Record summary: The prediction has a mean pLDDT of 81. The RNA shown here (transfer RNA) has 75 nucleotides and comes from a Candidatus Woesearchaeota archaeon. Lineage of the source: Archaea > Nanobdellati > Candidatus Woesearchaeota. It matches the Rfam family "tRNA". By type it is a transfer RNA. From the family's description: Transfer RNA (tRNA) molecules are approximately 80 nucleotides in length. RNAcentral holds the sequence, with entries from ENA.
[in-house]
RNA sequence: GGCUCCGUGGUCUAGCCUGGAUAUGACGAUAGCCUCCUAAGCUGUAGGUCCCGAGUUCGAAUCUCGGCGGAGUCG
Numbered sequence: 001g002g003c004u005c006c007g008u009g010g011u012c013u014a015g016c017c018u019g020g021a022u023a024u025g026a027c028g029a030u031a032g033c034c035u036c037c038u039a040a041g042c043u044g045u046a047g048g049u050c051c052c053g054a055g056u057u058c059g060a061a062u063c064u065c066g067g068c069g070g071a072g073u074c075g
Base pairs, nucleotide, nucleotide: 001074002073003072004071005070006069007068010027011026012025020058029045030044031043032042033041051067052066053065054064055063
């Protein structure tokens, strides 16, 4: 340098193919309940430029193009 794949809360992840209502779940954080206390359990809460930009569209995490980063592979 060519090709393929990936990028979503602090971490991991669903949703993407087939565009549509408030972006899913777990862990973690935090508050309350429970408990003599802690843990566990239960119920809440906060936390997201869906990597960035542009385009298409009534509407984009999802489709198209460019860029950035990562992984694999070929030379």